[in-house]
Context: one part of a larger RNA
RNA sequence: CUGGGUGUAAAGGGAGCGUAGACGGCGACGCAAGUCUGGAGUGAAAGCCCGGGGCCCAACCCCGGGACUGCUCUGGAAACUGCGGCGCUGGAGUACGGGAGGGGCAGGCGGAAUUCCUGGUGUAGCGGUGAAAUGCGUAGAUAUCAGGAGGAACACCGGCGGCGAAGGCGGCCUGCUGGACCGUGACUGACGUUGAGGCUCGAGAGCGUGGGGAGCAAACAGGAUUAGAUACCCUGGUAGUCCACGCCGUAAACGAUGCCUGAUAGGUGUCGGGGGACGACAGUGCCCCGGUGCCGCCGCAAACGCAGUAAGCAGUCCAACCUGGGGAGUAGGUUCGCAAGAAUGAAACUC
Numbered sequence: 001c002u003g004g005g006u007g008u009a010a011a012g013g014g015a016g017c018g019u020a021g022a023c024g025g026c027g028a029c030g031c032a033a034g035u036c037u038g039g040a041g042u043g044a045a046a047g048c049c050c051g052g053g054g055c056c057c058a059a060c061c062c063c064g065g066g067a068c069u070g071c072u073c074u075g076g077a078a079a080c081u082g083c084g085g086c087g088c089u090g091g092a093g094u095a096c097g098g099g100a101g102g103g104g105c106a107g108g109c110g111g112a113a114u115u116c117c118u119g120g121u122g123u124a125g126c127g128g129u130g131a132a133a134u135g136c137g138u139a140g141a142u143a144u145c146a147g148g149a150g151g152a153a154c155a156c157c158g159g160c161g162g163c164g165a166a167g168g169c170g171g172c173c174u175g176c177u178g179g180a181c182c183g184u185g186a187c188u189g190a191c192g193u194u195g196a197g198g199c200u201c202g203a204g205a206g207c208g209u210g211g212g213g214a215g216c217a218a219a220c221a222g223g224a225u226u227a228g229a230u231a232c233c234c235u236g237g238u239a240g241u242c243c244a245c246g247c248c249g250u251a252a253a254c255g256a257u258g259c260c261u262g263a264u265a266g267g268u269g270u271c272g273g274g275g276g277a278c279g280a281c282a283g284u285g286c287c288c289c290g291g292u293g294c295c296g297c298c299g300c301a302a303a304c305g306c307a308g309u310a311a312g313c314a315g316u317c318c319a320a321c322c323u324g325g326g327g328a329g330u331a332g333g334u335u336c337g338c339a340a341g342a343a344u345g346a347a348a349c350u351c
Base pairs, nucleotide, nucleotide: 003323004322005321006320007304008303014201015200016199017198021194022193023192025088026087027086029084030083031082033081034080035077036076037075038074039073040072041071042070048066049065050064051063052062053061054060091191092188093187094186095184096183097182098181103177104176105175106174107173108172109171110154115149116148117147118146119145120144121143125136126135162169163168206247207246208245209244210243211242215241216240220236221235222234223233258318260315261314262313266295267294268293269292270291271290272289273288274287275286277284278283299306300305324351325350326349333344334343335342336341
């Protein structure tokens, strides 16, 4: 390389948008590049393969045929691919009518709680633990009542419940805004799928500048524990956690499962929407579409398990990735970054 693979053995890119490219629905017509077919030329000889022959045989040599899978020119075919214009509506999209939602951004508002401050009541303890101590407290703490300040997070509802491409999103109200779903089947007429590069988004931590700082809390300090205790436990406590703007670009970024499409037993729960049936107008059960769970055939799988949300059967198609362990996600180079570092990514050697 071929092949075989990628839930857990090595292997799915963190996610999306999309460029080139690759692949692509139905009908008729045309062209003839691919494709098929006829003819002509060429494809030197030797060599090669097959048959025959000459040296006693063979090697070697000679003759005939084949092959040289190709290229060029030319006549023809039109199923498939391609190309051109024409038409279609099932793919895709648009419109209209609806309801659901922690989807995003901005502004405003609210209550509970912690802490702090002020004042009242009140007195000797509080706190903390396995037990303690450090710590706080007669300069009046803890407890309790009233008032105030400030920051952060939103109990109950809350749910294998919802939304989002992923990361993620949860008090209430308002504004702006994205997507999905259901119904109608009016409009466009293949406008599709994927996507190397590229661009955008991307938890937490971290970085820059400026704010903010209640609680929590790396580092740090002290008290314990212990043989020691640079820990686990306790008392404190700074970055940080929060906001604005700009970086970083990682993760067990997980469903450890790339995207799209089709068809393939059932059962049961739940969320959103729709239909018709019965009805006593409380409701009951049925069907359809879209999500989200559990169980379970066929099939698959090394097993575990997966099983209409596939890890089964196909279209595929597309693109990503793997190819023994260590060395190593290291070195060197390059790109990016303020830095931290990220991305790309070997070899010697060794088992």